This is a predicted structure of a 1489-nucleotide RNA (small-subunit ribosomal RNA) from an uncultured bacterium.
RNA sequence: AGAGUUUGAUCAUGGCUCAGGAUGAACGCUAGCGGCAGGCUUAAUACAUGCAAGUCGAGGGGCAGCACAGUAUAGCAAUAUAUGGGUGGCGACCGGCAAACGGGUGCGGAACACGUACACAACCUUCCGAUAAGAGGGGGAUAGCCCAGAGAAAUUUGGAUUAAUACCCCGUAAGAUAAAGUUCAGGCAUCUGGAUUUUAUGAGAGGCGCGAGCCGCUUAUUGAUGGGUGUGCGUCUGAUUAGGUAGUUGGCGGGGUAAAGGCCCACCAAGCCUACGAUCAGUAGCUGAUGUGAGAGCAUGAUCAGCCACACGGGCACUGAGACACGGACCAGACUCCUACGGGAGGCAGCAGUAAGGAAUAUUGGUCAAUGGAGGCAACUCUGAACCAGCCAUGCCGCGUGCAGGAAGACUGCCCUAUGGGUUGUAAACUGCUUUUAUACGGGAAUAAACAAUCUUUCGUGAAAGAUCUUGAAUGUACCGUAAGAAUAAGGAUCGGCUAACUCCGUGCCAGCAGCCGCGGUAAUACGGAGGAUCCAAGCGUUAUCCGGAUUUAUUGGGUUUAAAGGGAGCGUAGGCGGCCUAUUAAGUCAGGGGUGAAAGACGGUGGCUCAACCAUCGCAGUGCCCUUGAUACUGGUAGGCUUGAAUGUAGUUGAGGUAGGCGGAAUGUGACAAGUAGCGGUGAAAUGCAUAGAUAUGUCACAGAACACCGAUUGCGAAGGCAGCUUGCUAAGCUAUGAUUGACGCUGAGGCUCGAAAGCGUGGGGAUCAAACAGGAUUAGAUACCCUGGUAGUCCACGCCCUAAACGAUGAUAACUCGAUGUUGGCGAUAUACAGUCAGCGUCCAAGCGAAAGCGUUAAGUUAUCCACCUGGGGAGUACGCCCGCAAGGGUGAAACUCAAAGGAAUUGACGGGGGCCCGCACAAGCGGAGGAGCAUGUGGUUUAAUUCGAUGAUACGCGAGGAACCUUACCCGGGCUUGAAAGUUACUGAAUGAACCAGAGAUGGUUCAGUCCUUCGGGACAGGAAACUAGGUGCUGCAUGGCUGUCGUCAGCUCGUGCCGUGAGGUGUUGGGUUAAGUCCCGCAACGAGCGCAACCCCUAUGUUUAGUUGCCAGCAUGUAAAGGUGGGGACUCUAAACAGACUGCCUACGCAAGUAGAGAGGAAGGAGGGGACGACGUCAAGUCAUCAUGGCCCUUACGUCCGGGGCUACACACGUGCUACAAUGGGCGAUACAGAGGGCAGCGACAUGGCAACAUGAAGCAAAUCUCAAAAAGUCGUUCACAGUUCGGAUCGGGGUCUGCAACUCGACCCCGUGAAGUUGGAUUCGCUAGUAAUCGCGUAUCAGCAAUGACGCGGUGAAUACGUUCCCGGGCCUUGUACACACCGCCCGUCAAGCCAUGGAAGUUGGGGGCGCCUAAAGUACGUAACCGCAAGGAGCGUCCUAGGGUGAAACCGAUAACUGGGGCUAAGUCGUAACAAGGUAACC
Repeated sequence: AGAGUUUGAUCAUGGCUCAGGAUGAACGCUAGCGGCAGGCUUAAUACAUGCAAGUCGAGGGGCAGCACAGUAUAGCAAUAUAUGGGUGGCGACCGGCAAACGGGUGCGGAACACGUACACAACCUUCCGAUAAGAGGGGGAUAGCCCAGAGAAAUUUGGAUUAAUACCCCGUAAGAUAAAGUUCAGGCAUCUGGAUUUUAUGAGAGGCGCGAGCCGCUUAUUGAUGGGUGUGCGUCUGAUUAGGUAGUUGGCGGGGUAAAGGCCCACCAAGCCUACGAUCAGUAGCUGAUGUGAGAGCAUGAUCAGCCACACGGGCACUGAGACACGGACCAGACUCCUACGGGAGGCAGCAGUAAGGAAUAUUGGUCAAUGGAGGCAACUCUGAACCAGCCAUGCCGCGUGCAGGAAGACUGCCCUAUGGGUUGUAAACUGCUUUUAUACGGGAAUAAACAAUCUUUCGUGAAAGAUCUUGAAUGUACCGUAAGAAUAAGGAUCGGCUAACUCCGUGCCAGCAGCCGCGGUAAUACGGAGGAUCCAAGCGUUAUCCGGAUUUAUUGGGUUUAAAGGGAGCGUAGGCGGCCUAUUAAGUCAGGGGUGAAAGACGGUGGCUCAACCAUCGCAGUGCCCUUGAUACUGGUAGGCUUGAAUGUAGUUGAGGUAGGCGGAAUGUGACAAGUAGCGGUGAAAUGCAUAGAUAUGUCACAGAACACCGAUUGCGAAGGCAGCUUGCUAAGCUAUGAUUGACGCUGAGGCUCGAAAGCGUGGGGAUCAAACAGGAUUAGAUACCCUGGUAGUCCACGCCCUAAACGAUGAUAACUCGAUGUUGGCGAUAUACAGUCAGCGUCCAAGCGAAAGCGUUAAGUUAUCCACCUGGGGAGUACGCCCGCAAGGGUGAAACUCAAAGGAAUUGACGGGGGCCCGCACAAGCGGAGGAGCAUGUGGUUUAAUUCGAUGAUACGCGAGGAACCUUACCCGGGCUUGAAAGUUACUGAAUGAACCAGAGAUGGUUCAGUCCUUCGGGACAGGAAACUAGGUGCUGCAUGGCUGUCGUCAGCUCGUGCCGUGAGGUGUUGGGUUAAGUCCCGCAACGAGCGCAACCCCUAUGUUUAGUUGCCAGCAUGUAAAGGUGGGGACUCUAAACAGACUGCCUACGCAAGUAGAGAGGAAGGAGGGGACGACGUCAAGUCAUCAUGGCCCUUACGUCCGGGGCUACACACGUGCUACAAUGGGCGAUACAGAGGGCAGCGACAUGGCAACAUGAAGCAAAUCUCAAAAAGUCGUUCACAGUUCGGAUCGGGGUCUGCAACUCGACCCCGUGAAGUUGGAUUCGCUAGUAAUCGCGUAUCAGCAAUGACGCGGUGAAUACGUUCCCGGGCCUUGUACACACCGCCCGUCAAGCCAUGGAAGUUGGGGGCGCCUAAAGUACGUAACCGCAAGGAGCGUCCUAGGGUGAAACCGAUAACUGGGGCUAAGUCGUAACAAGGUAACC
């Protein structure tokens, strides 16, 4: 110090989350020791038991208990019994002091409670110190004890008697108190102090000691200590709490108190507090400090310390110096206990402890040794204060669990690419060393100083010093030593990113994890286990809470055009801020000094425990408050002046500024009349509607209401809303000029007041147009809409309300400053809209600067100042409740629970659009031929089946894998077999191999018999059989784990990179632009310059020619020869064959053009602008296809999911679709004759030819491994002939019969031939496919596969050989540029609302119920005060009674805050529910308020 998370990516906004520190903690796992700390945060709930406040006999009477003298009895005695206040002492009692401290808790309290600083001239103070004075005389009681009694007890009654340092009286006394007076001094307003005079009031106690003396007592003054009271400042949240207050505020006079005071009372006045937050409600002990933080702050207020409050909840006083009293009293209340039922007792928020509550917090311990406290002369007693110990890892700190060597890098474990390697790991074993700690034994402190007692010394009204002696709970503890021995001692969490640390197995959106993002649906570093690793370590994690990070409430230190956020606008109150000069003051401000800011803590130094934690000591700090002295620039106050801010005057000028009248024309509608005839109107198209009862259109006249065309604009005016015909009255404002007047009069503005579009409301008018609602017609799946025809409120006027808008420049007001360019409005000046200048406006573009960017930019969103308003994640929600306003509608103010991890802004790249521009393609159009109808073939779906094996499924599956399923193939089904297996390899062993026959069986297979005796270097080998072992095998799954291959976009023209430049960045530029091209092809331009993959070219075929070469090809010329024939000799001319080369490049010409290039039936040329065709497929897309071609990870099967065999199936058939073939005929069919190809194949082959058969074919057979022989006939064509429009001489399906061939075998299930049969079909609906030239169409030929063939398929070959393209509006696909976007899984996207279901929180609600507080009335204990005739007392006084007040109780009416509730409202969340399609693109009616 930051990080993760919104996006495809980016920047910024913004929330959520994490890493850090902390804790009185708790929980989980684990645990060796010590030191120092800490330990009911909840029920201020209830408490059993013990202890926590006593002491003094030197105050007193006394003597119950204990002890001892003494006495008596028994006894010699010891001893026993009795007696014994004589003594030590002392229960209970009277009395004194203490008990008001110490200890606990945090209920209450928002307050002078606390903190801090002052004040008391308005006060008290036991004990202690100092000073002064005094202590004379007298009296009557009472407890105890004794006697008698009541009661269960607690307790209590009566009688008799008695003491005091208990109580009372008298005397004396002052410097005390009060009053009056004299005088002096001081202060702070009332006043205060000293001296003095008079009057009045008012004290006392003794005890001890032989004594000296000591301890007490009384009065007064003073000190110290402790308190009391008052004031300034500080001290939580809520305004959805705005008014509160009658003793209330003040006065006068009293009362009361230690003391001022409405503290209380009588009277008088009407005040007092409050927006700088009264009152009310809620919450809370405050502080020093503690935690955190860089700090400012924020949070907390355990332990320790200061203060306060409380002591079962409430009230109340007494005693006392001090209390309204934790371990005191009284009263009423709740609760608990005892009881003989009559009545009593109690208060752990003291220390332990118990129960309960709770996630949770300890021993019914020891000692007064020390420190401190009470009493006492003292010894001493008491002390759960305190000091110690016990329990608890609750925290902090320290120590240890060993150290060194040791590689065969051992074994095991785990992992892997597995004959091996890695890791665990120098780790272990083993060797050497050490002994902290633990254990055992031994030694062994300090804390103790004193007081007291005794002695000595010094000074000397009792203090100091010294000596001796006494006292230790903790404790035989700390510490030290010795002994043996690695011996006694390691875990927890984590390992996807943040965040250090990775693999295997299991699981399979299950189980589970998770702080956030998110993991898990068969290869999970994220779940569970293991191995390993990382981080901490006697602890480690989790949970909870606080601060931090968070500049995410922003004083330090934020924002408001679009992210949340400028009030709709103005006027103006309080408040805040404010021009120039002079003087003064010194409040703010600054400086010096003083006081205070407790200790502890924090920080620094030093020191003590072996270190540290801890502790001691010294210092600093404590930013604050108060007092005082000074400074005077600035701010403020006071006084005086100034003119530039502001305002006024004068003179001009501008405008849809406002308001009230008057007037006008066009249009619209209506009415009347005229004229006129069949439609008008309306729409995408229609219909409703109007119209023969005469509409619309046309003309004339009349009326009505509303709005003001052109001018008109980028204009003008106004504070905003807003304002538009012309004109008049009234009225406001701006601007300019002038510089006359005032002299800071100013700016802003919480509350407040006023204005405020449209719609809406009230009353009364008005009503032409338009037009919510409504009606009808259309559209549609529906159409409560969009469109059409009508149409009411309303729209208009007057008056009164409403008060909101995307009331927007989404930009508050004012002032100052900061480059320019340009247009325009109104002034000034000027002759003049020449040009320039100046002031005030309205616009556009830009510099600097600003901004997340878009953008803003003298009209700021720049740089500054002042004031106001507003914001703090999204949703819930501008909702609920409350209050205010309103006639209502509604408006203003304005939450929470709950829920999400985002929501949102700007810009970028894509994709998309029923956005735009440009361009291309058989994309459309123009044509030709088809498909869709029929029959058949073939594939698919579906269905069926034992099986109909599997895959392919929009384009990009469907004559596809399959280029050929009768068996085989074959993967499927049924049945029968085998299990190291059907095949291959290695190692033994045995045997030649092999052939033939027979039996069983469907076969596989099993069995039997015969024949056969291999090669050899003699080791063995080939082959076969065969036990065992290592291996196998799988067309089983996953194409979403993969390789390879393939389809498609698409042969579309694109896709990128380096450097540079631009941008915060994603990215852009280049690649865009202007032309051109088939092309990102080329040219020009340009912050780009280059380059790569694609395009093109290079390759092949084809079209022309040349050269070379001529066999099997060819034959012109020359021979020969045949019926004929390159048959033969020859020849290379030609064709052809097959190799090389040439040729085409817009090279030439004309036109256009800068160029690239384009055009021209141009020239030339076989070919002309890429000549035609092929191979060739960029970055990528579709998790496209294929695990069944093959390969391959993982998973699965192993007498089966492997393998062999027989049979069946893949060929099924109500049906649907795709692709084809044949047709429907005369451009044709039949028959006869006849011509011309190319490219291929052939020895298990092609087979000439001959013969037979109608034919398929059969028999015989030459030639040919092929330019030689053969398949082989090309067909359409051409020439004849027949058929005349018909279900035919078209068409051939189907079926019957007979054959041929292949093959082990044609039944399921082959092809072909012949005879017969002769179905549908007469050109095919919506729709749809192919094709732009040697193309479509049409005609035949060949080949692969193959025994044969379901081939009409596929792949090739040639023959004949068209039509049409105006053109790019539209459909489809694509490319480039641009635009919008809420899409990015990218429009097959996103997304809204109702309804239905579940869950959650919440509002309303008849009611029910609870709580605190206030008010009225009734009653009223204890108690203080006051009053008081009867009773008691000699009296003082008391009892009793009464009055006032009051806790409590009762009651009443209201308000407030909860809880709950039938029913009800909306909201949120939820996996794939229903209905529509509102929004995002022009979202298909632009959206929104």